[in-house]
The part of an RNA shown here (small-subunit ribosomal RNA, 5' domain) has 535 nucleotides and comes from an uncultured prokaryote. The full RNA is in RNAcentral, with records from ENA. The coordinates come from a structure-prediction model, not an experiment, and the mean pLDDT is 82.
Context: one part of a larger RNA
């Protein structure tokens, strides 16, 4: 010298683009963060509003809420406890393997069954809930038919070379759902079949993507830690997984690791990078990315393609809350926002306009991801506190050999300028979709439906913001450290080894360029110092 997620003291006008609980992975009140689909399905209100013969009836509306189904909740958000490990970084291997959605492509989608939420009635319960009876639907469920490729057995040929692979043939058991738009003709039990379009299902190939699992190498300190180790090396047999494997289990044999640091202990999430430094290295792992690995602690599993699941359930513990004392709810290391700890770290904010995700044909719905605002000199950059002229030089401070020098062209006066601020006006992009409506081309029996593509109208939280233009009027805008030497800057008063400064050296006991002040000066500037840390 450079740096910083900084803090403090003393100032502080703007803007632009970042960052912002490093401690208590400490407890958490309130609202929000995951839903959607009515084009799967059966049911379906009620405020309000019109009529009315006061009985009731339509519209709201087949809509809301519910519930059965589906798909989604494994992303995306957070945090770094834990862990020195194949955890992470790299570069390999899987002939030991799995991938919902998505593209590519082959085939098919026949016929039937029996039921159960919701509902209705009802029973216990204070509540959370929980049970009875009875009624229904479906792309939920369940058998029956079809079976090409895979898959299992059999079996026979071939190929490598002693343990397995490959094909020809036979035998096995194994699926499927249906919904919409739209139509000439036939047909109808008026519902439809039929034809056509989209979107769903079912097997199977192959692909992308994304994961699981193994290996080589690299990865902290301590030997004041020297021996560890019984599923512990290693094999048959059997189980188990999507797959290998002591992953488990019987049996059998006695091995395996270690001074090239085993096992123990201390500490730590890894990495691209960050910082510093000519580099070599050192130091660090905040934001932003990639990987893990955690969700009150400890365990476990179910569902699922995928979890051993952050706003999922199931036992156990702490703790908090309700309670009628007989049971009950809970889990901010999401976003805000309390406490409390700390030297310190933000608003219980708009908005889905935009990317991006989830659902859906879609229209839209969700979306504290994310896009913006707000608060903070907290870091970096940019502006901006005036510009020009003005005396051998006003007062006035200070110094002083009293003569005069300095503050200082500085003020004042004159002349202008209008950044920033303030006020008025005007007023964008960023918008691509989707909706409507016209053309035009595909589809198809079709001018319908539906699809593409092109024209025009429609859509914006930031926000009356940016950015202009115009008006006012020098007005609203400068400090902070420090002046002994290292180090740029000096005089005076005042104190008298006192008060007191200090990064070192050292400085003050009556002439202190070192202490307090005050004139000057230097340096840096919306900042300036200190202090911690790291090179």
């Nucleotide at each position: 010298g450079a740096a910083c997620g900084a803090a403090c003291g003393c100032u502080g006008g703007c803007g632009g683009c970042g960052u912002g609980c490093u401690u208590a992975a400490c407890a958490c009140a309130u609202g929000c963060a995951a839903g959607u689909c009515g084009a799967a399905c059966g049911a379906g209100a009620a405020c309000g509003g019109g009529c009315u013969u006061c009985g009731g009836c339509c519209c709201u509306a087949g809509u809301a809420a519910a519930g059965u189904g589906g798909c989604g909740c494994a992303c995306g958000g957070g945090u770094g406890a834990g862990u020195a490990a194949c955890g992470c970084g790299u570069g390999g291997g899987u002939a030991a393997u799995c991938u919902a959605c998505c593209c590519u492509u082959u085939g098919g989608c026949g016929g039937g069954g029996g039921a159960u939420a919701a509902c209705a009635c009802u029973u216990c319960g204070a509540a959370a809930g929980a049970g009875g009876u009875g009624c229904u639907a479906a792309u939920a469920c369940c058998g029956c038919a079809u079976a090409a490729g895979a898959c299992c057995a059999c079996g026979c040929c071939c190929c490598c070379g002693a343990g397995g692979g490959g094909g020809a043939g036979u035998g096995g058991g194994a699926a499927a759902a249906g919904a919409u738009g739209g139509g000439g003709a036939u047909c109808u039990u008026c519902g439809g079949a039929c034809c056509u379009g989209u979107c769903a299902c079912c097997a199977g190939a192959g692909g992308a993507u994304g994961a699981g699992c193994c290996c080589g190498c690299g990865u902290a300190c301590c030997a004041u830690u020297a021996g560890a180790u019984a599923g512990u090396u290693g094999g048959u047999g059997g189980g188990g997984u999507a797959a290998c494997g002591g992953c488990c289990u019987a049996c059998c044999a006695a091995g395996u690791c270690a001074g090239a640091g085993a096992u123990g202990g201390u500490u730590a999430g890894c990495u691209g990078g960050u910082c510093u430094g000519a580099g070599a290295g050192g130091a660090u792992g905040a934001u932003c990315a990639g990987c893990c690995a955690c969700a009150c602690u400890g365990g476990g599993a179910c569902u699922g393609a995928g979890a051993c699941a952050c706003g999922g359930c199931c036992c156990a513990g702490a703790c908090u809350c309700c309670u009628a004392c007989g049971g009950g709810a809970g889990g901010c290391a999401g976003c805000a926002g309390u406490g409390g700890g700390g030297a310190a770290u933000a608003u219980u904010g708009c908005g889905c306009a935009a990317u991006g995700g989830g659902g859906g044909c879609a229209a839209c719905c969700c979306u504290g991801a994310c896009g913006c605002a707000g608060c903070a000199a907290c870091g970096c950059c940019g502006c901006g506190u005036g510009u020009g002229u003005g005396a051998a030089g006003g007062a006035g401070g200070c110094c002083u050999u009293c003569g005069g020098g300095u503050c200082g062209u500085a003020a004042a006066g004159c002349a202008c300028u209008g950044u920033c601020g303030a006020g008025u006006a005007g007023a964008a992009c960023g918008a691509g979709c989707c909706g409507g409506u016209c053309g035009u081309g595909g589809u198809u029996a079709a001018c319908a439906c539906c699809c593409g593509c092109g024209g025009c109208c429609c859509c914006g939280a930031c926000g009356g913001u940016a950015c202009u233009a115009c008006u006012u009027g020098a007005g609203g805008a400068a400090g902070c450290a420090c002046c002994g030497g290292c180090u740029a800057a000096c005089u005076c008063c005042g104190u008298g080894c006192c008060a007191g400064c200090a990064g070192c050296c050292g400085c003050g006991g009556u002439a202190a360029u070192a202490c307090g002040g005050a004139g000057g000066g230097u340096g840096c500037a919306a900042g300036c110092g200190u202090u911690g840390u790291u090179c």